This is a predicted complex of two RNAs, RNase P RNA and transfer RNA, with 492 nucleotides together. The coordinates come from a structure-prediction model, not an experiment, and the mean pLDDT is 76.

RNA sequence: CCAGUCGGCCGGACGGCCGCUGCCGGGGUGUUCAGGCGUUAUGGCCAGCAACCCCGGUGGAGGAAAGUCCGGGCUCCAUGGAAGCACGGUGGCGGCUAACGGCCGCCGGGGGCGACCCCAGGGAAAGUGCCACAGAGAACAGACCGCCAAGGCCGGCUUCGGCCAAGGCAAGGGUGAAACGGGGCGGUAAGAGCGCACCGCGCGGACGGUAACGGACGCGGCACGGCAAACCCCACCGGGAGCAAGACCAAAUAGGGAUGGCGCGGCCUGCGGCAAACGCCGGCCGGGGCCCGUUUCCAGCCCCUGCCAUCCGGGUUGGUUGCCCGAGGCGUCCAGCAAUGGACGUCCCAGACGAAUGGCCGUCGCGGAGGCGCGAGCCUCCAGACAGAACCCGGCUUACAGGCCGACUGGCGCU
RNA sequence: GCAGCUGUAGCUCAGUUGGUUAGAGCGCCUGAUUGUGGAUCAGGAGGUCGGUGGUUCGAAUCCCCCCAGCUGUACCA
Numbered sequence: 001c002c003a004g005u006c007g008g009c010c011g012g013a014c015g016g017c018c019g020c021u022g023c024c025g026g027g028g029u030g031u032u033c034a035g036g037c038g039u040u041a042u043g044g045c046c047a048g049c050a051a052c053c054c055c056g057g058u059g060g061a062g063g064a065a066a067g068u069c070c071g072g073g074c075u076c077c078a079u080g081g082a083a084g085c086a087c088g089g090u091g092g093c094g095g096c097u098a099a100c101g102g103c104c105g106c107c108g109g110g111g112g113c114g115a116c117c118c119c120a121g122g123g124a125a126a127g128u129g130c131c132a133c134a135g136a137g138a139a140c141a142g143a144c145c146g147c148c149a150a151g152g153c154c155g156g157c158u159u160c161g162g163c164c165a166a167g168g169c170a171a172g173g174g175u176g177a178a179a180c181g182g183g184g185c186g187g188u189a190a191g192a193g194c195g196c197a198c199c200g201c202g203c204g205g206a207c208g209g210u211a212a213c214g215g216a217c218g219c220g221g222c223a224c225g226g227c228a229a230a231c232c233c234c235a236c237c238g239g240g241a242g243c244a245a246g247a248c249c250a251a252a253u254a255g256g257g258a259u260g261g262c263g264c265g266g267c268c269u270g271c272g273g274c275a276a277a278c279g280c281c282g283g284c285c286g287g288g289g290c291c292c293g294u295u296u297c298c299a300g301c302c303c304c305u306g307c308c309a310u311c312c313g314g315g316u317u318g319g320u321u322g323c324c325c326g327a328g329g330c331g332u333c334c335a336g337c338a339a340u341g342g343a344c345g346u347c348c349c350a351g352a353c354g355a356a357u358g359g360c361c362g363u364c365g366c367g368g369a370g371g372c373g374c375g376a377g378c379c380u381c382c383a384g385a386c387a388g389a390a391c392c393c394g395g396c397u398u399a400c401a402g403g404c405c406g407a408c409u410g411g412c413g414c415u
Numbered sequence: 416g417c418a419g420c421u422g423u424a425g426c427u428c429a430g431u432u433g434g435u436u437a438g439a440g441c442g443c444c445u446g447a448u449u450g451u452g453g454a455u456c457a458g459g460a461g462g463u464c465g466g467u468g469g470u471u472c473g474a475a476u477c478c479c480c481c482c483a484g485c486u487g488u489a490c491c492a
Base pairs, nucleotide, nucleotide: 001411002410003409004408005407006406007405008404009403010402012364013363014362015361016360017359018358020060021059022058023057024056025055026054027053028052029051035046036045037044062386066397067396069395070394071393072392073391074242075241076240077239079299080298081297082296083295084294085293087238088237089236090235091234092106093105094104095103096102107121108119109118110117111116122233123232127231128230129227130226131225144173145172146169147168148167151164152163153162154161155160181199182198184196185195186194200222201220202219203218204217207214208213246321247320248319249318256312257311258310259309260308261307262306265285266284267283268282270280271279272278286304287303288302289301290300314491315490316489328347329346330345331344332343333342334341335340367382368381369380370379371378372377416488417487418486419485420484421483422482425441426440427439428438443459444458445457446456447455465481466480468478469477
């Protein structure tokens, strides 16, 4: 210098003018209502909330605020607990974390010369299912081409050659994504784990490692093809809804109607009562309800005279709160390979709802194009992305003009 | 905010559950028929299956992530 890999960061700066919005301070108006004084009462006087106006100060989008794909906080529903079935999700090991499908480190597999990158990465000897076309054969395999050959026939003096052929053979060809270990040596009529060494695979007990796993050793002649992002099995996790959660205030209407479902319990003591009927208190049994996928059990609570569901009809379209101090930001140090955690110091940083955070101009800077200049440089024009909070956090994913920094790899050249 | 659905030829839809050939009707083009047109008959063209990546021998179909469109959903009694 060229090509590349990984990680981190920024997302224009300053000034002027005109605006928007939250909060704070000051001033002004301050009708009606509400407060105080005063009046027999009205009028009146005082102070001032809300509201409106003016002035000043201060704060005002993001790295993704986005998609809503995961995980939590918070809030409500459910009285608390146990077990099971179903459904959904996750899936090497260890760690981090409030939690996670996230992150970090490691292991195994694959790719790259390398820096480095990718992997839904449990189980296919629990079972079921699928493997099209081609091919002889596709899962307890399979003789299409081929190889060998007892025997028979023919030629030939024999060795031998040709034809038929019971049968043997998975080494070779061919098909396919995949052909029932790989290629080598021996062996054989030809072959074959038939034998041998190596590689692969399986099993075993030690060793190292927290573990996933690893490298050796011994045994086995090979049984066990692939697919679980097919059903399924194993292990682990998961109650539901969401700020349109929820709380308070105000306003208004018809606590209406129709249909359907469940239910109206039994016994006893006592009291009221002359007694019956009836009413009341209490107890036992029974029934029903109490977790919004569902079943069962235990304990507890409530109800037994109304309750529930759907539909029709009716009313409101307001205000306050939740609502921004939080797993918070920044800096230094410590522990750790790291993710991350701890200590100390410091800071307060949007809370809108017809939904604010903007527009114009100037200077500088960055980028692109053109022109001038030997050159440093100068002039003109253009462009400036993706996108915008809506209860709040931690992640992931996706979009993004342009730019900066650091570490590393390969190649070439020079010293 | 929450929930659900759809995307296949110019248009309307099958096929997706259960993987291995992309189809139907209307429309379009060509030819025949007719003096011409329509109708009819015969033939033909036309598809990134919304996009990207993955699993698999093989994906419209299975999985992940995006894109576009549509629908429902306020409170009170």